[in-house]
RNA sequence: CCUCGACAAUGGCAAACCCGUCGCAAGGCGGGGACGCAAAGCCGUGGACCCACCUUUGUCCGUUCCGGACUGCGGGGGGCUGCCUGGUUACCGAC
Numbered sequence: 001c002c003u004c005g006a007c008a009a010u011g012g013c014a015a016a017c018c019c020g021u022c023g024c025a026a027g028g029c030g031g032g033g034a035c036g037c038a039a040a041g042c043c044g045u046g047g048a049c050c051c052a053c054c055u056u057u058g059u060c061c062g063u064u065c066c067g068g069a070c071u072g073c074g075g076g077g078g079g080c081u082g083c084c085u086g087g088u089u090a091c092c093g094a095c
Stems, first nucleotide, its partner, number of pairs: 004093002012037002017032006035082001041088003046084002049079003053076003058070005
């Protein structure tokens, strides 16, 4: 230095849930809280999954123009990564 991850040591992060807040939503942020995590640090490559916001298609309702609700495939947009994969940085030092 690379790999590896121990009934080691110093520490670190923080699920569900609750409260507040932002958002149409998925979800994000802050506080509490710990299920767990050797990258559960950072990024978001490829995939999976999620949102109904736009489009598209069809249906229904109503008081005309018009409005409202639901909606298959597809396209766009968004989310997530503590879902996998990929990139990148890093503490310790047993086997």